[in-house]
Context: one part of a larger RNA
RNA sequence: UGACGGGGGCCCGCACAAGCGGUGGAGCAUGUGGUUUAAUUCGAUGCAACGCGAAGAACCUUACCUGGGCUUGACAUCCUGGGAAGCCUGUAGAGAUACGGGGGUGCCCUUUCGGGGGAACCCAGUGACAGGUGCUGCAUGGCUGUCGUCAGAUCGUGUCGUGAGAUGUUUGGUUAAGUCCAGCAACGAGCGCAACCCCUAUUGCUAGUUGCCAGCGCGUCAUGGCGGGGACUCUAGCGAGACUGCCAGUGUAAUAAACUGGAGGAAGGUGGGGACGACGUCAAGUCAUCAUGGUCCUUAUGUCCAGGGCUACACACGUGCUACAAUGGUCGGUACAGAGGGAAGCGAAGCAGUGAUGUGGGGCUAAUCUCAAAAGCCGGUCUCAGUUCGGAUCGGAGUCUGCAACUCGACUCCGUGAAGUUGGAUUCGCUAGUAAUCGUAGAUCAGCAAUGCUACGGUGAAUACGUUCCCGGGCCUUGUACA
Numbered sequence: 001u002g003a004c005g006g007g008g009g010c011c012c013g014c015a016c017a018a019g020c021g022g023u024g025g026a027g028c029a030u031g032u033g034g035u036u037u038a039a040u041u042c043g044a045u046g047c048a049a050c051g052c053g054a055a056g057a058a059c060c061u062u063a064c065c066u067g068g069g070c071u072u073g074a075c076a077u078c079c080u081g082g083g084a085a086g087c088c089u090g091u092a093g094a095g096a097u098a099c100g101g102g103g104g105u106g107c108c109c110u111u112u113c114g115g116g117g118g119a120a121c122c123c124a125g126u127g128a129c130a131g132g133u134g135c136u137g138c139a140u141g142g143c144u145g146u147c148g149u150c151a152g153a154u155c156g157u158g159u160c161g162u163g164a165g166a167u168g169u170u171u172g173g174u175u176a177a178g179u180c181c182a183g184c185a186a187c188g189a190g191c192g193c194a195a196c197c198c199c200u201a202u203u204g205c206u207a208g209u210u211g212c213c214a215g216c217g218c219g220u221c222a223u224g225g226c227g228g229g230g231a232c233u234c235u236a237g238c239g240a241g242a243c244u245g246c247c248a249g250u251g252u253a254a255u256a257a258a259c260u261g262g263a264g265g266a267a268g269g270u271g272g273g274g275a276c277g278a279c280g281u282c283a284a285g286u287c288a289u290c291a292u293g294g295u296c297c298u299u300a301u302g303u304c305c306a307g308g309g310c311u312a313c314a315c316a317c318g319u320g321c322u323a324c325a326a327u328g329g330u331c332g333g334u335a336c337a338g339a340g341g342g343a344a345g346c347g348a349a350g351c352a353g354u355g356a357u358g359u360g361g362g363g364c365u366a367a368u369c370u371c372a373a374a375a376g377c378c379g380g381u382c383u384c385a386g387u388u389c390g391g392a393u394c395g396g397a398g399u400c401u402g403c404a405a406c407u408c409g410a411c412u413c414c415g416u417g418a419a420g421u422u423g424g425a426u427u428c429g430c431u432a433g434u435a436a437u438c439g440u441a442g443a444u445c446a447g448c449a450a451u452g453c454u455a456c457g458g459u460g461a462a463u464a465c466g467u468u469c470c471c472g473g474g475c476c477u478u479g480u481a482c483a
Base pairs, nucleotide, nucleotide: 001483002482003480004479005478007477008476009475010474011473012472013471015467016466019430020429021428022427026322027321028320029319030318031317032316033315034313035312042053043052064308065307066306067305068304069303070302073129077128078127079125080124081123082122083121087102088101089100090099091098092097107118108117109116110115131297132296134295135294136293140291141290142286143285144284145282147280152191154189155188156187157186158167159166160165171182172181173180197274198273199272200271202240203239204238205237206236207235208234212229213228216227217226218225243268246262247261248260249259250258324423328382329381330380331379332378333377334376340371341370342369345364346363350359351358352357389420394415395414396413397412398411399410400409436459437458438457439456440455441454442453
């Protein structure tokens, strides 16, 4: 100087407390461990691994296994010889592949019109080399997690100290903040904080189509449907607006920083949200995104193919979904979003089917067309039951995608109708348009194991006395058999 203390002081955080809803019990989904297996590819492992890499494992993917093949190779450059490339097609084979058949010449340069040379591509040969998702994340770059959006971490000069170092950064206030003020052997400075950026809340101007429809006219069973209009909504560009600016009080030795309350205001004290992550820590994670040193393999640890596996299943754990019902189930009627996607696409009306879906193809390169709401509200029924709750499991029949749904897809209909009556110890999230609850969209994607993830809106709470205690963190101080 740090680190640590079941030392002290001060302070903060959904840390506790106050509340609301969960987890832990059930069934299923998913990930992991374990076990099994020819293989169940690899990585991630306290917080900070476990719905994680994977924003899509039937084949492919795929790295694994079994079997069948290749050896200058699936891919790159160079050399030699031959041929245009490409196209159509037969036989064998699981395919990779092997052996054939047909027809066929282009582009550039030159030409004595016979031909010659070249670029791209194909075949054969030769070796230089290729190749490796082999190993090392404890050789590395890059990227990332974490403490933590915590308020810290430093430097120059000066001063003090023999020196390591200290000071500044401590102290008194104050703040979300090393934020600001005052003081002070310090005076300054950069990295962080804040601000600048984006979205959102109010509003002015400009603009008015594909959006809107107040007033005027036309038309319809009806609808901005039409003429028209820019008022309103909205769209999207430029502005305004919030700054403790104003008022009162508190505050201090004194001015202060600031705090409390108020006014006005759409908004009030960082308005709400996002992006943004200091010096560093964990030899944290990643050699399997990529790149890369070293090392290893080179008729194989490379590469091609078929089938299988990654989907196994006495079990254990994590994360979720659905429930156990009446604030509900079910039947009928009826209403209201936002944000997105759409051309090998979205697909309307209509028709067929109980339905998945099929048919159909208007319209849409999208503020125009389309995918396209649910909880809610109104009425009927059920009457507390393992039920008209719950939907697992299984049988049958189908639909769709796709060469192909056996291993191993999703969905529909009929039948079947398991556990489950609110869950021990424990443990998690959340302070407001939040929790809870309801649906919608997107990426990936032929299809889909999505109940995941990322966005979007609808409905919409309770509680916070407080800081004694648990956990984590910051500052000062103290002790130390620690470095």